[in-house]
Context: one part of a larger RNA
Parts: sequence; C1' cells; structure tokens
RNA sequence: CUGGGUUUAAAGGGUGCGUAGGCGGGCAUGUAAGUCAGUGGUGAAAUACCGGAGCUUAACUUCGGAACUGCCAUUGAUACUAUAUGUCUUGAAUAUUGUGGAGGUAAGCGGAAUAUGUCAUGUAGCGGUGAAAUGCAUAGAUAUGACAUAGAACACCGAUUGCGGAGGCAGCUUGCUACGCAAAUAUUGACGCUGAGGCACGAAAGCGUGGGGAGCAAACAGGAUUAGAUACCCUGGUAGUCCACGCCCUAAACGAUGAUUACUCGACAUUAGCGAUAAACAGUUAGUGUCUGAGCGAAAGCAUUAAGUAAUCCACCUGGGAAGUACGACCGCAAGGUUGAAACUC
Repeated sequence: CUGGGUUUAAAGGGUGCGUAGGCGGGCAUGUAAGUCAGUGGUGAAAUACCGGAGCUUAACUUCGGAACUGCCAUUGAUACUAUAUGUCUUGAAUAUUGUGGAGGUAAGCGGAAUAUGUCAUGUAGCGGUGAAAUGCAUAGAUAUGACAUAGAACACCGAUUGCGGAGGCAGCUUGCUACGCAAAUAUUGACGCUGAGGCACGAAAGCGUGGGGAGCAAACAGGAUUAGAUACCCUGGUAGUCCACGCCCUAAACGAUGAUUACUCGACAUUAGCGAUAAACAGUUAGUGUCUGAGCGAAAGCAUUAAGUAAUCCACCUGGGAAGUACGACCGCAAGGUUGAAACUC
C1' cells in the first nucleotide's frame, strides 16, 4: 500500500462557516474525451511457457509456436460517466401568514437572604464539634427590632421540559437581533452534499490594564485528630470568583457514537404546530424520552434520534512502556498550546 476498523478493546477533529478538491435529481438532443468493439502498425533479441531436435541422458544448446495482458493510428457503437444546449420540479432556496422558546446582546427595575454600620431593648455568654479548642464577648457580644449601605446570586414555578452549531443559556420589563417549526399557495430552477488548508466561536482555571469585593475560598496562619497529619474536621483568611477591554484555546469539550441523504415492525409518554371539532378517540409534521421486534454486535447492548440496510465526503487507528516526552517549527506577555519521533525495553 491493500485489507480491516473507530459507543466501551487503538481510533470521530470541541463546534460551526467555508476555499480547493471529491461526489451529486428527472427528460430530450448534439459531441464522442473516458468506456466498448473491429482493423492496421508497433511491442528488439535473450529469458520464462508449450511442442520438437542435438550432445549416450540431464544440466546445456537449438528450432518452431504462443505470449508480451502495453502503446499508436483508424473505422464504428453511445447504455453509463463526461461535456454543450434546452427543459422540468420532487432536492435546495426565497416570499407571504402564523407560532415557539432559560437563543444572543444592551439598558432599567425587584424581593428574599448574607455581611457591615448606626440607634434601641437586653445580659453573660456566643460560636463550633464525634468531643473539643483556636476565635468572638462586660470597651456590652450572641439574640430581637428599626433604619442605612454594599456586592453577588435569582427560592417557589422547574419537569424524562425548552432553546442554541458546540461551549452553554433561568428573577421581571423593554429595545435591538438571530433561529427553528407548521400550513397552504406563489417564485427561482439542481442553485445541492461534504469539506484538506483557512477563518470564526470555544466551560473552568490562568495572564495583562483599570474598577469592584457581600458571601465563598486555592495559598497561608492557628486549633484539633493522629505514631506522624505539610490532609480529611474547626476558627480565620489573600489571590480568585464579579464588571469593562485584551489574551490564553484546553476539558471525561461525552451520546466516550463526524456530517448529509434514502430505506426498514410496533407500543407508550411528552413539547410546539396543523387539520377537524365535543372537553374524548383517531390523524399528520417537526422535536424530546422510555420499552420492545427483525437485523446487527465479542458481549454489555443499539434498535426510524441505529451501533440495522446502503451511498457520498471528511477526520482518525495499526501491540504495551519510553511519551503526548525529546528535537525542530509555528503560536503565546507568561503559564503553556499545536505539530510530534527514536534509541532502549517487555
């Protein structure tokens, strides 16, 4: 390389947009590049193969045949691919009408809780634990009430719910904005699928500058526990967590399951529509789930949301360790990231 694979054994890129490339719906006509057929030329000899001949045989030598699966030219065929033209509407898209949602973004507002401060009531404890102690408190704490201030998060509703490409998204209102779905018509007429590079987005932690800082809390300090305790428990507590802007670009970024299309038994639940209407049953489209067949699978299991049956395109795997390391290159302020071996060893 071929072959075989990628839920869990090695293996699906974190996600999207999209360039090149690859692949691509129905009908008609032209061309004839691929494709197929005929003919001609060429395809050196030797070797190899088949049938003979010659050395006593064989090896060896030699004659003939076939073969040389290729290439070139030419004459035809036109189903498929290609190409050109025309056309079609079912793929795709657009418009109209509805409808849905924690989709995004900006601004404003709200109540509960917590902490702090002031005032008032009030007196000796509070707090914490398995038990304690550190800690707080007669300079009046804890508790209770009133007022004020601050930051962060939004109980109930809440769900096998919903939305988003993924990361993710939840108090309420408003502005701007993106999207899905449904039902009919109308329009364009294959405009499609995938997508190496590329570009964009990308939890948490971390970094830079400037704010903010209630609660929580790496580091750190103290108290316990213990043989020890650089921990688990307790009292404190700084970065950080929050905001704005700029970086970082990694996750068990998981459904450990790439995207798209077609086909293939059923049952139940649920979300949003449609149609019909009687609030029921039944129907239909797009989702979200549970169970169960055929089939698949090493099994667990998957099973119209496939891991079934097929097709197209991309990514990735090839024994364990060394190792996601070294070296080089690129990116980054740094932390580090991406790409990514070998010796040796089992």